This is a predicted structure of a 471-nucleotide part of an RNA (small-subunit ribosomal RNA, 3' major domain) from an uncultured Bacilli bacterium. Rfam family: Bacterial small subunit ribosomal RNA. It was read from a public genome assembly.

Context: one part of a larger RNA
RNA sequence: UGACGGGGACCCGCACAAGCAGUGGAGCAUGUGGUUUAAUUCGACGCUACGCGAAGAACCUUACCAGGACUUGACAUCUGGCUAAAUACCUUAGAGAUAAGGGGAUAGCUAUAGCCAAGACAGGUGGUGCAUGGUUGUCGUCAGCUCGUGUCGUGAGAUGUUGGGUUAAGUCCCGCAACGAGCGCAACCCUUGUCCUUAGUUGCCAUCAUUAAGUUGGGAACUCUAAGGAGACCGCCGGUAUAAGCCGGAGGAAGAUGGGGAUGACGUCAAAUCAUCAUGCCCUAUAUGUCCUGGGCGACACACGUGCUACAAUGGCCGGUACAAAGAGGGGCGAGCCUGAGAAGGGGAGCGAAUCUCAAAAAGCCGGUCUCAGUUCGGAUUGAAGUCUGCAACUCGACUUCAUGAAGCCGGAAUUGCUAGUAAUCGCGAAUCAGCCAUGUCGCGGUGAAUACGUUCCCGGGUCUUGUACA
Numbered sequence: 001u002g003a004c005g006g007g008g009a010c011c012c013g014c015a016c017a018a019g020c021a022g023u024g025g026a027g028c029a030u031g032u033g034g035u036u037u038a039a040u041u042c043g044a045c046g047c048u049a050c051g052c053g054a055a056g057a058a059c060c061u062u063a064c065c066a067g068g069a070c071u072u073g074a075c076a077u078c079u080g081g082c083u084a085a086a087u088a089c090c091u092u093a094g095a096g097a098u099a100a101g102g103g104g105a106u107a108g109c110u111a112u113a114g115c116c117a118a119g120a121c122a123g124g125u126g127g128u129g130c131a132u133g134g135u136u137g138u139c140g141u142c143a144g145c146u147c148g149u150g151u152c153g154u155g156a157g158a159u160g161u162u163g164g165g166u167u168a169a170g171u172c173c174c175g176c177a178a179c180g181a182g183c184g185c186a187a188c189c190c191u192u193g194u195c196c197u198u199a200g201u202u203g204c205c206a207u208c209a210u211u212a213a214g215u216u217g218g219g220a221a222c223u224c225u226a227a228g229g230a231g232a233c234c235g236c237c238g239g240u241a242u243a244a245g246c247c248g249g250a251g252g253a254a255g256a257u258g259g260g261g262a263u264g265a266c267g268u269c270a271a272a273u274c275a276u277c278a279u280g281c282c283c284u285a286u287a288u289g290u291c292c293u294g295g296g297c298g299a300c301a302c303a304c305g306u307g308c309u310a311c312a313a314u315g316g317c318c319g320g321u322a323c324a325a326a327g328a329g330g331g332g333c334g335a336g337c338c339u340g341a342g343a344a345g346g347g348g349a350g351c352g353a354a355u356c357u358c359a360a361a362a363a364g365c366c367g368g369u370c371u372c373a374g375u376u377c378g379g380a381u382u383g384a385a386g387u388c389u390g391c392a393a394c395u396c397g398a399c400u401u402c403a404u405g406a407a408g409c410c411g412g413a414a415u416u417g418c419u420a421g422u423a424a425u426c427g428c429g430a431a432u433c434a435g436c437c438a439u440g441u442c443g444c445g446g447u448g449a450a451u452a453c454g455u456u457c458c459c460g461g462g463u464c465u466u467g468u469a470c471a
Base pairs, nucleotide, nucleotide: 001471002470003468004467005466007465008464009463010462011461012460013459015455016454019418020417021416022415023414026309027308028307029306030305031304032303033302034300035299042053043052064295065294066293067292068291069290070289073121077120078119079117080116081115082114083113089102090101091100092099093098123284124283126282127281128280132278133277134273135272136271137269139267144183145182146181147180148179149178150159151158152157163174164173165172189261190260191259192258194230195229196228197227198226199225200224204219205218208217209216233255236249237248238247239246240245298437311411315370316369317368318367319366320365321364327358328357329356332351333350337346338345339344377408382403383402384401385400386399387398388397424447425446426445427444428443429442430441
C1' cells in the first nucleotide's frame, strides 16, 4: 500500500421488511447429470453452466456409430502430357457413392474447360482458451481508476482523491500544500409524452351531396403519417441554507435525471470460447482427410434446473356482439366463391403493399346452461380414421375428427420475480424455417392492482477508520 475481520462509523440496492403472483407437490415440454448404448458428437458447471452455443437434429445439417467406397483427393496453387470433352438426359448393375454403355446441339476456339501422370502439397469440428488475437460474461451503469507539476517522507509511498455539507453520481459547494488534467458520471444519440410549421396519398371525414360501405364527388379542419422546430432550466414564487442544495407551491402535456433504450472507466475471475473466425506449437497423412447408405444426437430405473397446462363457479361450455399495436409477404401473402364435420382441398381477384393479403384480436360486454361433483373441472395416455409438408414422416413431424379419459382438490423443508402502465392476466406478430416437435426467444398492444412503518437483521456494493503473525 492492499486484502481480510462472526471490528467500528456512515451510505446505497426488490437486499430485508410491507405486499402481490409464483417455484418446490401433479401431468407434459425442454435443458442437464447419471445410466445405457455400436454411437447416444462436442462445448458450457456457484452467483456468471443447465428453453445455454442451437433464430428450427426425419435425409441434409452432423462434427458421432456401423457398413460400402476414394487416395494429389470434396476445395487451392504450380509442372508435364492428351483431348475435343464434361454436365443435362436415357439404359443397365448397385442401398447409394459409383461403375459400364448410349448420347444431340454445336457455343467456344486452343486452354480460362475436361481428363491422365508424378510430386510439391491439399485436408483435419484432431490437441493445447494454462502459448495467443478477436469476441463475450461478471463484479456493475457500481462511482470509481489514474496522471503532470509541486510539497512531505531515507524509502516503500503519501498528498491531490481526506475533512464539513450535498447529490443518482469523485454531482456540486465550502475548507485545506496543494494547483491542474485525463478515463469514467452527466450531456450530446434513439424512442415515448404536448404544441407549432410544412406536406395531403394509398391515410383522414367536421360541414354539403352520394353510398350497402369514406363508396364516390368534394374538403385540408380533425386523426394520422414524417421532416423541421418549440418546450423543462430549480427558470418563477415562498421557506430554509454562508454556498452547493433541499422542502413546498404556481403555471404547464410534462417537474426536478419526465418514462424507456443505446452507451459498460482502470481492472478482477490463468472466467468462457482453438467447434464462428484467425493463429503459434504439437499430432495425423491408404487416414484423425473425403464421398455414400442406414442408424444415432429423440435411449430411460432415476436426480436436478427452466417452463407450459391445471386442480375450477372471479369458472367451464354454447350463442350473439365490441375495441389494438407492432410486424411479414413474390419460389411469397393469398381475398370473395365452391366442396368438406374439420385439418384442408378446388379455384384464383388483388398486392413488391399507409392501397391487397396474412387478419379472427383475446380477455371484455349481453343472453343461456352447468350447481360443487374427480364433475359439462382437468386434459395426459391410448385406439381408429384422416389432412398437409417433403424424394422419404418406422425409428422421429405438425395438424384434424371420433372414441378413451390418467395424475391432479393449491403443494414439506426451502426458494424466485416484481415499486406503475410495473406485477398479474389476455391475445397478436416476427426471425430461423419445405415442414416442425415453439409451451422457447425477441417484440407488440388490451385490461390493470397491492404495498413500502422503516434500515435492527440476511445478501451484495461504496467511503472513512481500526486490528493483523496474510501478500